[in-house]
Molecule: small-subunit ribosomal RNA
Organism: uncultured bacterium
RNA sequence: AUUGAACGCUGGCGGCAUGCUUUACACAUGCAAGUCGAACGGCAGCGGGUUUUCAGUAGGCAACUACUGGGGAUGCCGGCGAGUGGCGAACGGGUGAGUAAUACAUCGGAACGUGCCCAGAAAUGGGGGAUAACUACCCGAAAGGGUAGCUAAUACCGCAUACGACCUGAGGGUGAAAGUGGGGGACUUAUCUACUUGUAGGUAGGCCUCAUGUUUUUGGAUCGGCCGAUGUCUGAUUAGCUAGUUGGUGAGGUAAAGGCUCACCAAGGCGACGAUCAGUAGCGGGUCUGAGAGGACGAUCCGCCACACUGGGACUGAGACACGGCCCAGACUCCUACGGGAGGCAGCAGUGGGGAAUUUUGGACAAUGGGCGCAAGCCUGAUCCAGCGAUGCCGCGUGGGUGAAGAAGGCCUUCGGGUUGUAAAGCUCUUUUGUACGGGAGCAAAUGCCGGGAACUAAUACUUUCUGGAGCUGAGAGUACCGUAAGAAUAAGCACCGGCUAACUACGUGCCAGCAGCCGCGGUAAUACGUAGGGUGCGAGCGUUAAUCGGAAUUACUGGGCGUAAAGAGUGCGUAGGUGGUUUGCUAAGCGCGAUGUGAAAUCCCUGGGCUUAACCCAGGAAUGGCAUAGUGAACUGGCGAACUAGAGUGCGGCAGAGGGAGGUGGAAUUCCACGUGUAGCAGUGAAAUGCGUAGAGAUGUGGAGGAACACCGAUGGCGAAGGCAGCCUCCUGGGCUGACACUGACACUGAGGCACGAAAGCGUGGGGAGCAAACAGGAUUAGAUACCCUGGUAGUCCACGCCCUAAACGAUGUCAACUAGUUGUUGGGAACAUUUGUUUUCAGUAACGUAGCUAACGCGAGAAGUUGACCGCCUGGGGAGUACGGCCGCAAGGUUAAAACUCAAAGGAAUUGACGGGGGCCCGCACAAGCGGUGGAUGAUGUGGAUUAAUUCGAUGCUACGCGAAGAACCUUACCUGGUCUUGACAUGUUGCGAACCUCUGAGAGAUUGGGGGGUGCCGAAAGGAGCGCGAACACAGGUGCUGCAUGGCUGUCGUCAGCUCGUGUCGUGAGAUGUUGGGUUAAGUCCCGCAACGAGCGCAACCCUUGCCAUUAGUUGCCAUCAUUAAGUUGGGCACUUUAAUGGGACUGCCGGUGACAAGCCGGAGGAAGGUGGGGAUGACGUCAAGUCCUCAUGGCCCUUAUGACCAGGGCUUCACACGUCAUACAAUGGUCGGUACAGCGGGGAGCGAACCUGCGAAGGGGAGCCAAUCCUAUAAAACCGAUCGUAGUCCGGAUUGCAGUCUGCAACUCGACUGCAUGAAGUCGGAAUCGCUAGUAAUCGCGGAUCAGCAUGUCGCGGUGAAUACGUUCCCGGGCCUUGUACACACCGCCCGUCACACCAUGGGAGUGGGUUUUACCAGAAGUCGCUAGGCCAACCCGUUUGGGUUAAACCAUUGGGAAGCCGACGACCACGGUAGGGUUCAUGACUGGGGUG
Repeated sequence: AUUGAACGCUGGCGGCAUGCUUUACACAUGCAAGUCGAACGGCAGCGGGUUUUCAGUAGGCAACUACUGGGGAUGCCGGCGAGUGGCGAACGGGUGAGUAAUACAUCGGAACGUGCCCAGAAAUGGGGGAUAACUACCCGAAAGGGUAGCUAAUACCGCAUACGACCUGAGGGUGAAAGUGGGGGACUUAUCUACUUGUAGGUAGGCCUCAUGUUUUUGGAUCGGCCGAUGUCUGAUUAGCUAGUUGGUGAGGUAAAGGCUCACCAAGGCGACGAUCAGUAGCGGGUCUGAGAGGACGAUCCGCCACACUGGGACUGAGACACGGCCCAGACUCCUACGGGAGGCAGCAGUGGGGAAUUUUGGACAAUGGGCGCAAGCCUGAUCCAGCGAUGCCGCGUGGGUGAAGAAGGCCUUCGGGUUGUAAAGCUCUUUUGUACGGGAGCAAAUGCCGGGAACUAAUACUUUCUGGAGCUGAGAGUACCGUAAGAAUAAGCACCGGCUAACUACGUGCCAGCAGCCGCGGUAAUACGUAGGGUGCGAGCGUUAAUCGGAAUUACUGGGCGUAAAGAGUGCGUAGGUGGUUUGCUAAGCGCGAUGUGAAAUCCCUGGGCUUAACCCAGGAAUGGCAUAGUGAACUGGCGAACUAGAGUGCGGCAGAGGGAGGUGGAAUUCCACGUGUAGCAGUGAAAUGCGUAGAGAUGUGGAGGAACACCGAUGGCGAAGGCAGCCUCCUGGGCUGACACUGACACUGAGGCACGAAAGCGUGGGGAGCAAACAGGAUUAGAUACCCUGGUAGUCCACGCCCUAAACGAUGUCAACUAGUUGUUGGGAACAUUUGUUUUCAGUAACGUAGCUAACGCGAGAAGUUGACCGCCUGGGGAGUACGGCCGCAAGGUUAAAACUCAAAGGAAUUGACGGGGGCCCGCACAAGCGGUGGAUGAUGUGGAUUAAUUCGAUGCUACGCGAAGAACCUUACCUGGUCUUGACAUGUUGCGAACCUCUGAGAGAUUGGGGGGUGCCGAAAGGAGCGCGAACACAGGUGCUGCAUGGCUGUCGUCAGCUCGUGUCGUGAGAUGUUGGGUUAAGUCCCGCAACGAGCGCAACCCUUGCCAUUAGUUGCCAUCAUUAAGUUGGGCACUUUAAUGGGACUGCCGGUGACAAGCCGGAGGAAGGUGGGGAUGACGUCAAGUCCUCAUGGCCCUUAUGACCAGGGCUUCACACGUCAUACAAUGGUCGGUACAGCGGGGAGCGAACCUGCGAAGGGGAGCCAAUCCUAUAAAACCGAUCGUAGUCCGGAUUGCAGUCUGCAACUCGACUGCAUGAAGUCGGAAUCGCUAGUAAUCGCGGAUCAGCAUGUCGCGGUGAAUACGUUCCCGGGCCUUGUACACACCGCCCGUCACACCAUGGGAGUGGGUUUUACCAGAAGUCGCUAGGCCAACCCGUUUGGGUUAAACCAUUGGGAAGCCGACGACCACGGUAGGGUUCAUGACUGGGGUG
């Protein structure tokens, strides 16, 4: 884009189209094929006439007449049921089962038929016998039938005639017919009437004429039958098929050619250009799509074919093997009196069924067409109309204008507003559609009728024709259309809104419910689910589903590929086929050109026209790529002929070679055997063991046996088609290269099938067997070890013959040919020039780079993967699967050919950036090593887990949680639990009322709370008021340590103070990206230097900052004291030199020297210096990683609670304790403990504070209160150390846990649950398993001091100083990190990815004893109807013959009857044959216990 669609939601009108795609399933009912009286006999019914009779009425005496009604008769007229006959029924209408060619399409052909129609020729003479209808009788339920009798024809049958027709032996022979109607009244016949003959008139004929029919025949037209060529789906896992088969002769048969049929003869015919078989299918014009080429389809309309319940058959006929005909068989349905009958909607409606699904049991013959008829007309479910269905296409409408208070409502909101939205309302206008009323076309013109002319004719008749006129006929339908009226009145939905793809928000939900075309959404902030608001798209429709084409160059003809993505057969030879060098002649198959015929119409396209437009319809044109015919041209291809030598080949001279086959032969080595010497081990491994050895191994010497393989040469060397080929010699043999000439003369290239070769392993038979070595055995390794390692060891490896036929059979690169820069090496030849090796060049190989070009990239690059040509093979997403089944091959193993179901949305290639590696290189770090001291064992402290509990609040969880948040839980803190209370609230803002606030006394209660009493009238002020506080009320709201750190901000940890992380411009690459940032050096450093398609820059590094180490300047109080005085004392005077304090400067920069390095950067050493190569320490933490940590610091989105998850109070808990872990403290002692004595710091802190002296207490502490708001006073005695004494290696004079008693302090309060003191008690512990931590210098270790928090509580933490080491060879290893490189199937990135079994569930599939169907085939049986043949028998109107009898006649003719024959019919028989049956094959589908693998989870 499309559809004969269906489904969901919705639905106003009209026009034009269209409507069982499924069960070719079964059908109730009605209709769909009749017509002709101008073919016929007739007359059931209707109308009319005539006649008769009866009754009545009227006239009338009666007879009779007239009228009305009933009955009878009469075919006389109009007509007509049934029947005979003619034509039609073979058309029209339906369906697509079958059919892969008896079909269709296109183009041709010859051996045919053709009713009705047209034209021509001729004829239409004369006879005969029947039979329906009808009548009578009979049978039957019915359908229907029988017997007897009568009758007609355009029914039937002879005879005659025969131009032409047919047959022929060319003499001849054979074969027809039907009339009917109109008109005429000259002549004539019959008959009737009138009157006297004869005449006149009537009727029916003859006759004339016209029309129509009939017969024969010729030609035409139309329609049909037959034949040929070309084209027309899939499968080779269908490769051979065929006996009337192929052809001939003859005969039969047909309308006609023909094995169409038969007899005989021959043995052919078809097939890889796909026969046969199987599956599927009506074919075409066309339809849909597509730029086209194509692909898919074959509804409606048109052409052809086939079919008509299933199968078979013929009859009739011009035409059928017949949809609404016949016969038979079968299935089914119906009727039945059970004997027997009837039926065929794939005609139009309609019903049931099937199905996702497809209409009314309508009207009319008015038009168009068909049948019959002279016609009128009749029939016509063809057709024309109407009805139903948004099924499709097209058109119209559902209103237009104005209208901002931007209404209300809805939705959202940052609460300001935004949006729905000029949308609505309101005002105004219009009236399509619809409603009502009124008017109102066209489809209708003919036939027929009337008038006139012409033709025919004897004719002014008839008839035909032309022309003029009047009139009739409408199903649809009062429809289309027009007018009038009222009135916005009667009329909008559907899908979508994550990307593709136009259109976004809110709420609900919470991996649920659901969505989904693909990717994918949904696990508490969903533009993706559901709803709403809004929006987008289309619009009487919109979506979904199904289907086709396109996009898809994704089967590639146009128009693809095959080194690595799928794809070059393992290799050659070669058949068919395809392709093919140069010149020339002929030809004209291909090819070109113009012409002719055809290519139906419709459709498509163009132009024009008609419906108001359009869809639709009409007219004309163009087109229809094709096929055929007859010409023409001769370049090219082909064909035939003649030549050529450039392709190819042969000969000749050389050359190299592990090319192949056969035979012989050689040495080294291994092993074994024999003997000698000789003694204890050998062998083997990472280390061992198994094994061998005192029965003498191994080692060594000599001799022998046997098999296999050929060191060095040896090489990206050589040869071969590939596989492959290696000692040497001989024989046989294939190919190649090269050189120059001679010869052949396109002999060539490729190559489906085919044939041959084809490593290793394997198989068969027979040999052989040294070494090696699957299987196997043992020993090790290991969690295991059916492995890797070791000791043994059989097939095999070797030979001969025969199989197998596969490999990563690889250059993952088919063969051949031509062309297209170079450079370097090497193998085998040749040439030229030089000649001591050489240089240049040319063929044929073999390697390494590389230009153009190609390639997705990698790469290839004269040996192409470049540019071309020829031919072959192969590919078309992954898995299933190179599997199953079938075939072929094989002894087997197996090979080859080779699917499907099902399943996934990928699989794959090349390259990129990372990450990773029990990959590589370089480098760093207390990373290891070297050291020192610890932890892990004990007791205690503290934190965590776990357990417990009413609660043991919460968070932190490898490194990077665990003396962490917590710089300090008795209450408070506190978030937890129990109980008691409050509800605008403990806290904030706003409104309002009252009151000053506030202080104090007191009752109840555990307290929160609540009751009572007393005191108190404040502050500012411009004098209006204002501010603050307390109490009460109502509502907005407060409040939440409730949840989400995976919604967040901020802050923090970690990699890591590691040296990295990036950008701009340029360049390279299709791109991701690269380059820079890599490389050579160097550094602590991406630090610096050099080089470089890079040049620069930023964040990091470093430096700038603080502190410490040296000096100087300035300044000296509370600091200091050298000099001068003075004191108990820097106490005071004095001084500011020193120390010190605290501000400002200086100093260090590889600056200098030497060496080294590349003359660089730098490094090494030295000098000077307080300090030397970032002097020490700190602060400082790049891009980022870990969804790292924190919603319980704070802030904050969303959610949740609101008489509670908020708030208050008391008590309890966070302090529990079989256990486990982390971090510490103290120890285990003599480098020590205890006692006594004597020294030396620094950082700090102090007003609800530090608190001195002094006094009391053993002590904690108490009393006391000086001084100090601090360089002044206090804290505050520093401790290790040092001196002396004692202890003497012990559970101790070590160690101090635990416990008892007695106290101190803080605090409202030390019970749960504080710290400290004294006395007493005196546990474990004697240096700690595996494992593990810290530290490189003022460091570790060790010693004490201070601060924060804090009422009190420090083994923690943050600081301070004192004493003060050891060691570093070095970078192999462990851990972490940086740079470069490499591999990768990883990218959540190795804590990755991922393989197979097993267990379970489901799915499809193979095998399977078999079983059940379909289909096809072979053989046989059988044989209805029918046709053909034949014939005992039976029957028999027409024709023929004669006879019998009767009548008749003079005799005949004639009438009736009867016999025979011909022909025919029936029956019987034979042939063919449908259904059916028996037996056996082939093929296909379904199913099957069990079983095999496969897929998904």